Model confidence (mean pLDDT): 84 of 100.
Small-subunit ribosomal RNA from Nitrospira lenta, 1505 nucleotides, folded computationally.
It matches the Rfam family "Bacterial small subunit ribosomal RNA". Its family is annotated with ribosome and structural constituent of ribosome in the Gene Ontology.
The organism belongs to Nitrospira, within Bacteria.
């Protein structure tokens, strides 16, 4: 530090996803031992039970108990301190709560400290108690009588405190401080062991709390205005104390875009977690602060509460109850219920710490110290150590040899952590008290006694390998493979994905990796994410520049200068608790954890120098801006006037039969006179030509000519201003076209509408008509692909070359030319910069200033809110849900009803067929026991099959066999064995009898072995599945020219180039250019057949010449010329020649020549595509079968027959058909074979048997042709189908199911609809011959020759290819992709009569408890005064003020939930089209506006993406 994921395949953008860390966790599955932490995150539900606060007898009196007394115990009261700590929780609160720094001159403060100074002398009372009553409890009433360090008066009181003064002094605005001075006022308690402990009163101090301010730290603008004690002033209250805190009166302020007010959320910090940091996210455990304590509301009381284990009241709940009434308050530690995914003991003890009280002793302390529970966390240690190979068994696998588990394991040989048993056994403890010493009389020092944990930790001994492993993973990211089961089923998945019969992906197994007392998994944060970009990001085409201008606030800002010192830098001082962290160092054996020490704490505050920047503030400047004067160009804006051309309508003339419109028509006008033309009129709109990538404008936009008003630009001069500037949230204005309201205008076009066509429909696209609209004036709307899809603004950074328009120079008589210097507006191009196309002084470069604006895709620019508008909408603008992705540029390619160039019998131009008949074959369906199976567009259908009666054969039925019809092994038996005549049975296999009766190698032989048989056992056997597991073979594009490499350039690349261009060519055939240069496969050729000729050879072929010979005949001697066999050469290369081309290649003519430009034909098939066909030709992997899916036989079927196609035969006739006659091939066959003569039958054959293993015999006769005859247009002397009849021949056998012949019979058929095949020459058409296979079967198929044509203009169109080129949303590649409605199922979410939970305003009733006020006559009261009545002060009471809950009216707001509604999204195979991607078949989109089942069509103005 990255990586997986979009694409064929690349780069970029962008999301989403993983690898890492961390938790107070939770769950699964597993668990040996210890340390230290840690442990209701949820119901601030609810609580049973015990315990969390007490103490003092040295403040008082009394009871009760011991005791004779002194004296001690006991703890109810009265009083004194404490209970405001300590301990829990985090509801609440966005707030001086909380951090952080100031401040109070505006303040208090028990117990403690340090000083001062005092404690005199009286009274009244009242609780325990004591009688007496009430009562269910709680609890309470009356009456006696008494203490105090309870109370209460007086005296003292310098210092306090008021008030008023006198001085000194300081400060920060009101002011403070200090030293007198006079007046007022206001204390105390005593107890005692006599050491002391207490009390009051003042000063200071430490701690502690109050209160003010600066700063700082949540979301939300779909909350933008709040605000009545609000804001300030003045009196007055109150409070320790400032202040509207509270009151009355007066003023009318106070806050808010730097976000007031509302809403939501939430306790703050130190720190925690994560991160390179900067940041994020977090606030449990420990500290600090706040805030609470059933729920709300109040006081008392006190130094200090508005008081968790206090009181009052109200509510809500739980309990008691004698029903009259009472009692409660675990967010204290335990411990229960509940809820929950989930959090513990109703324990020990105060022995340390540390709280209260107490002089002490000592008491209380669920604070705290310990144990206990939990692998919740972190940290440590164990599970043994060495030796052992035939690499043991076992399980896995296996290509059967083997290989893995694995030194692992057995087994020898040790060791002794830990755990068990034993013994010993702590630190924490030092106090205080007592005793002993000491002594400065403060205090130190030394025995003594005190431990819950705990007989623990620790340390020894003994035992003994002996009690101690598990989780998840193992397709890629990512570390680790096999083998079986499963078959898109069952599961798996963090993303991408896997599973449909060979799964490293699901489940199990073996093996492996990995961490390890744990492992996995979920859930949270942070990281990787630079994916909110401050560090550290974007906006042309991926998401992103406001449609444009003006201009507030704000941000930003030239040059020179003197002050200033806020920012900014330094010193210095204060703070930044403590823990934490991070060095160092130390203590538990070690770490973890814990102390010490350092640092660190990023900040704040104060003060003291400095002035370069930045502000601030004075004063100078002129380069920025303006302003003046002088020119200049222009569809710039507005207003009124005018003009011609057209277009329509209207009148009139002339004229007749059409016009009009399309693709071709038709609706529509026209004989009532259209059209067309010619005169004059009306009218509205718009302004041709100039006109131009010309001009103006801030965008929008703006065009005919005049004239009047009027913005801005530019250029020149170098007078004035002196920085006035730039940008610019918010704001205001303008803002194409559609649209809207009023009124007018309406020629022409034209959304809706209509009618007419196209069409499967056509709500379209054409046509023909036409309504708003379009034009005008006035108001509104406020949106566009308002695009340069590129905000303004300033410097800065090569050039070329156009155009507009100023000025300067030069020339020129002038238009105009040339050279410079502005302003603008194109077009190329360098650095440069982009993902990449591009962009490049008009920057998308290089910087800096301001603004808008973006953060995956859909959902959605929607919804709900607001704001705006007459409306239609417009402006801000989410969620839920849902996907892995959506996307930007370039790249191969594929494809296009896109361009160019070319070929092919591809079309066209011919000939001859199919499709119509009947027939034969395949096929499909359909029947069937069975009709075996494969092949399925071209590339299946006369194919596999070059031959189904049996047989083949794979199917159907039936009878059988069962280690087998067949193979190799092993072991075993074998002589009356193996074999076998016959015999029974049967359909036949088979099964039963069964005469006779073997065999081969050695060896003499016995005998062994083989063979052959049977038996067992390894196994055979399957045409049984999977051609989508295969190999081989094979079609197909296509005999089409084209696929590629190496090296080099090019490009981030993927890929390019080479292969492109210009020419040719049948061909990437060859030339020429070229960042290429060269190979390779294919093309060509080389090979075969043929077509000329030579040479050899010359029998079975040949016969010219010689001879001989027949009716004839190479018959025959003989030739070796010919034909002809077959071997071997030549022979053609565009070689010559001519013009043309580029002095090429190469095409045209031409000459020779059998043959000429590849002569003709064949073989041969480039990288590759169709998962293209074949598991049934073979082979083979995996599956499956195993007295049967095997192997035999009997019959049967594969030949069925309503139909439908492919493919073929014969025909429909006269260019024929019949009959007779008469000629001519060439290529095979032939011995289980072809078979001559001859006979016989009409015939198929049949006898026969010569020759022939064959250039010798033979099959064989070629047929069309030729030539004589007849037929005469007719379902016929055409055509044969179909059936009858009788034969023939093959065969074990022609029923089912075979060819053939004779004789009868004599069907459709009269040239074939849409459509469709084939062929370019010796070819199509005819017409015979031959063979494969075969017992027999032939229209099929594969070969052969006979006779033997027409036709190509030509490349627009079909089909199919090849090369450029160019769009592309396709890439399983147009048989592609992809859009909406509809209908189904599900999710979420909006509206919506309404219901209905919270939270909250206003108005208003009601007012408990309390404080504070008023009153307190007629109710009661000890203190003081008073001799007494009585004062004087009190209470309770009574009434106001305010108020909690509580009620009633109406508002807002957040939600639940609602018939019913409305879109959205998702779902493998549902209907309708066919929008959009190719010119997508009407170019598409944006805005608006009609219209239409639906995608969408149309109008009107924009855009090129």
């Nucleotide at each position: 530090a990255g990586a997986g994921u979009u694409u064929g395949a690349u780069c970029c953008u962008g999301g989403c996803u993983c690898a890492g860390g961390a938790c107070g966790a939770a769950c699964g599955c597993u668990g040996g031992c210890g340390g230290c932490g840690u442990g209701c995150u949820u119901a601030a539900c609810a609580c049973a039970u015990g315990c969390a606060a007490g103490u003092c007898a040295a403040g008082g009196g009394g009871g009760c108990c011991c005791g004779c007394a002194a004296g001690g115990g006991u703890a109810a009261c009265c009083g004194g301190c404490g209970a405001a700590c300590g301990g829990g929780u985090g509801c609440g609160u966005a707030a001086c709560a909380c951090g952080u720094g100031a401040g109070c001159a505006a303040u208090c403060u028990g117990c403690c400290u340090a000083g001062a100074u005092g404690u005199g002398g009286g009274g009244g009372a009242u609780a325990g108690c004591c009688g007496g009553c009430c009562c269910a409890a709680c609890g309470g009433c009356c009456g006696g009588g008494u203490a105090a360090u309870a109370c209460c008066g007086c005296a003292u009181a310098c210092g306090c405190u008021c008030a008023c003064u006198a001085c000194c002094u300081g400060g920060c605005a009101u002011c403070g401080g200090g030293u007198g001075g006079u007046g007022a006022g206001g204390a105390a308690a005593c107890u005692u062991u006599c050491g002391a402990g207490g009390c009051a009163u003042c000063u200071a101090g430490a701690g502690g709390a109050g209160c003010u301010c600066g700063c700082g730290g949540c979301c939300u603008a779909u909350c933008a205005g709040c605000u009545a004690g609000u804001u300030g002033g003045u009196g007055g209250g109150g409070u320790a104390a400032c202040g509207g805190c509270c009151u009355a009166c007066c003023a009318a302020g106070g806050c808010g875009g730097u976000g007031a007010c509302g809403g939501g959320u939430a306790g703050c910090u130190g720190g925690u977690c994560u991160g390179a940091g900067a940041g994020g996210a977090u606030g449990g455990c420990c500290a600090g602060c706040c805030a609470c304590a059933u729920u709300g509301g109040g006081a008392c009381u006190g130094a200090g509460a508005u008081a968790c284990g206090g009181c009052c009241c109200a509510g809500a709940c739980u309990c008691c109850u004698a029903c009259g009434g009472g009692a409660g308050g675990c967010a204290g530690c335990a411990g229960u219920g509940g809820g929950g995914a989930a959090u513990a003991u109703u324990g020990c003890g105060c022995a340390a710490u540390g709280g209260c009280c107490g002089a002490a002793a000592g008491g209380c302390u669920g604070a705290c110290g310990c144990a206990g529970c939990g692998a919740c966390g972190c940290c440590g240690c164990g599970g043994g150590g060495g030796g052992g190979a035939u690499g043991a068994a076992g399980c896995a696998u296996u290509u059967c040899g083997g290989u893995g588990u694995g030194u692992a394991a057995a087994c020898c040989c040790c060791u002794g952590u830990u755990g068990c048993u034993u013994g010993g056994g702590a630190c924490g403890a030092a106090c205080a008290a007592g005793c002993c010493u000491u002594u400065u009389c403060g205090a130190g020092g030394g025995c003594u006694c005190u431990g819950a944990c705990g007989g623990u930790a620790c340390c020894g001994a003994g035992u003994g390998a002996g009690g101690a492993a598990g989780c998840a993973c193992c397709g890629g990211c990512u570390a680790a493979c096999u083998c079986c089961g499963u078959g898109c089923c069952a599961g798996c998945a963090g993303c991408c994905g896997c599973g449909g019969u060979a799964a490293u992906a699901c489940g199990g197994a073996g093996g492996g990796u990995g961490c390890g007392a744990g492992c996995g998994u979920u859930g949270u944060c942070c990281g990787g994410a630079a994916u909110c970009a401050c560090u550290g990001g974007g906006c042309g085409u991926a998401a992103a520049g406001g449609g444009c201008g003006c201009g507030u606030a704000g941000g930003c800002g030239g040059c020179c200068u003197g002050c200033u010192a806020a920012g900014c830098g330094u010193g210095u001082g204060g703070u930044g608790a403590a823990a934490g962290c991070u060095c160092g160092g130390g203590g538990c054996u070690c770490a973890a954890c814990c102390c010490c020490g350092a640092g660190u704490c990023g900040g704040c505050c104060a003060u003291g120098c400095g002035a370069a920047c930045u502000g601030g503030u004075g004063g100078a400047c002129u380069a920025g801006a303006g302003c003046a004067c002088u020119g200049u160009a222009g569809a710039g804006g507005c207003a009124g006037g005018u003009g011609g051309a057209a277009u329509u309508c209207c009148g009139g003339g002339u004229g007749u039969a059409g016009c009009g419109g399309u693709g071709g028509a038709a609706u529509g006008c026209g004989u009532a006179g259209a059209g067309a033309u010619c005169c004059g009129g009306a009218a509205g709109a718009a302004c041709a030509c100039c006109g131009g990538u010309g001009g103006c404008g801030a965008a929008g936009g703006c065009g005919g000519c005049c004239u009047g008003c009027u913005g801005g630009g530019c250029a020149g001069u170098a007078g004035c201003u002196g920085a006035c500037g730039c940008u610019g949230a918010g704001g205001c204005g303008c803002g194409a076209u559609a649209g809207c309201g009023u009124g007018g205008g309406g020629a022409g076009c034209a959304a809706a509408c209509a009618g007419g066509a196209u069409u499967a429909g056509a709500u379209a696209c054409c046509c023909u008509g036409g309504u708003a609209g379009u034009c005008c004036a006035c108001g509104c709307c406020g949106u566009a692909a308002a695009c340069g899809a590129u905000g303004g603004g300033u410097a800065c950074u090569a050039g070329g070359u156009g155009c507009u328009u100023g000025g300067g120079g030069g020339a020129g008589c002038g238009a105009c030319c040339c050279c410079c210097c502005g302003a603008g507006u194109g077009c190329c191009g360098g650095c440069g910069c982009u993902a990449a196309c591009g962009c490049a002084u008009u920057a998308a470069g290089u910087a800096c200033c301001c603004c808008g604006c973006c953060u995956g895709g859909g959902g959605a620019g929607u919804a709900c809110g607001a704001c705006c508008g007459c409306a239609a909408g417009g402006u801000u603008g989410a969620a839920a849900c849902u996907c892995a992705a959506a996307g930007g540029a370039a790249u191969u390619g594929a494809c296009g009803g896109g361009g160019g160039c070319c070929c092919g019998c591809a079309c066209a131009a011919g000939c001859g067929g199919u499709g119509g008949a009947g027939c034969a074959u395949g096929u499909g369906g359909u029947u069937u026991a069975a009709u075996u199976c494969g092949a399925c567009g071209c590339a299946a259908c006369g194919c596999g099959a070059a031959g189904a009666a049996c047989c083949u054969u794979a199917c159907c039925c039936a009878g059988g066999c069962u280690g087998g019809a067949c193979a190799u092994g092993c072991a075993g038996g074998u002589a009356g064995u193996a074999g076998a005549a016959g015999g029974g049975u049967g359909a036949a296999a088979g099964c039963c009898c069964a005469a006779c009766g073997a065999g081969g190698u050695a060896g003499c032989a016995a005998u062994a072995c083989c063979a052959c048989c049977c038996u067992g056992c390894u196994c055979a056997g399957g045409u049984g599945c999977u051609g989508c597991a295969u190999g081989g073979c094979u079609g197909u594009c296509g005999u089409c020219a084209g696929c590629u490499c190496g090296u080099g350039c090019c490009g981030u690349g993927a890929g390019g180039u080479g292969u492109u261009g210009g020419g040719u060519u049948a061909a990437g055939u060859c030339c020429c250019g070229c960042a290429a240069c060269g190979a390779g496969c294919g093309c060509a050729a080389c090979c075969c057949c043929u077509g000329u000729c030579u040479u050899c050879a010359g029998u079975u072929a040949c016969u010219a010449a010689c001879g001989g010979g027949u009716a004839a005949a190479g018959c025959c001697g003989a030739g070796a010329a010919c034909u002809c066999u077959g071997g071997a050469g030549a022979g053609a290369c565009u070689g010559c020649c001519c013009a043309g081309g580029a002095g090429a290649a190469c095409g045209g003519g031409g000459a020779g020549g059998a043959a000429g430009g590849u002569g003709g034909g064949g073989a041969u098939g480039a990288c590759g595509u169709c998962a293209a066909g074949u598991c049934a030709g073979c082979a083979u992997g995996g599956c499956c079968u195993u007295u049967a899916u095997g192997c035999c036989u009997g019959g049967g079927g594969c030949u069925a027959c309503a139909c439908a196609c492919g493919u073929g035969c014969u025909a429909c006739a006269a260019u024929g058909g019949c009959c007779g006659g008469u000629a001519c091939a060439a290529a095979g066959g032939g011995c289980u074979g072809c078979a001559a003569a001859c006979c016989c039958g009409u015939a198929a054959g049949g006898g026969g048997g010569a020759g022939c293993g064959a250039a010798u015999c033979u099959c064989a006769a070629a047929a069309a042709a030729c030539c004589g005859g007849c037929c005469u247009c007719a379902g016929u002397u055409c055509a044969g189908a179909u059936c009858g009849a009788g034969g023939u021949c093959u065969g074990c056998a022609a029923c089912u199911c075979g060819a053939c012949c004779u004789c009868g019979u004599g069907a459709a058929g009269g040239c074939g609809g849409a459509a469709u095949c084939g062929c370019u020459a010796g070819u199509a058409a005819u017409c015979c011959c031959g063979g494969a296979u075969c017992a027999g079967c032939a229209c099929g198929c594969c070969g052969g020759g006979g006779u033997g044509a027409a036709u190509a203009c030509g490349u627009u169109c079909c089909c199919g290819g090849g090369c450029c080129u160019u769009g592309u949303a396709c890439a399983c590649a147009c048989c592609g992709c992809c859009c909406g409605u509809c209908a189904c199922a599900c999710c979420a979410c909006g509206a919506a009569a309404g219901u209905u939970u919270g939270u909250u305003g206003u108005a208003c009733c009601u007012g408990a408890a309390g404080u504070c006020g008023u009153u307190g006559g007629c109710g009661c009261c000890a203190a003081c005064c008073g001799c007494a009545a009585g004062g004087g002060g009190g209470c309770a009471g009574a009434c106001g003020c305010c108020c909690a809950c509580g009620g009633u009216a109406u508002g807002a707001c957040c939600g639940a939930u609602g018939a019913u509604u409305g879109g959205g999204g998702u779902g493998a195979a549902g209907u309708c089209g066919u929008a959009a991607c190719a010119a997508g078949g009407u170019a598409g989109c944006c805005g608006u506006a009609g219209g239409g089942g639906a995608a969408c069509c149309u109008g009107c103005g924009g855009c090129u993406g």